[in-house]
Molecule: transfer RNA
Organism: Candidatus Nomurabacteria bacterium
RNA sequence: GUCCUCGUAGUUCAAUGGAUAGAACGGCUCACUCCUAACGAGCUGAUCCAGGUUCGACUCCCGGCGAGGACA
Numbered sequence: 001g002u003c004c005u006c007g008u009a010g011u012u013c014a015a016u017g018g019a020u021a022g023a024a025c026g027g028c029u030c031a032c033u034c035c036u037a038a039c040g041a042g043c044u045g046a047u048c049c050a051g052g053u054u055c056g057a058c059u060c061c062c063g064g065c066g067a068g069g070a071c072a
Stems, first nucleotide, its partner, number of pairs: 001071007010025004018055001026044005048064002051061002
């Protein structure tokens, strides 16, 4: 330099172009317990950036940024 894949919560992952973007772990609060752990209930928190297509975009298209890989 060319090509491919990927970017969603603090972490690991979901989400046919259509419901309030969900789950687990984590964090906080409460309950339980003599105390802690475990268990239970609740809360918390995210679509890399900017355009385009569309009635509607995490999803499709263009550009950029970043991560990984193949070739040179």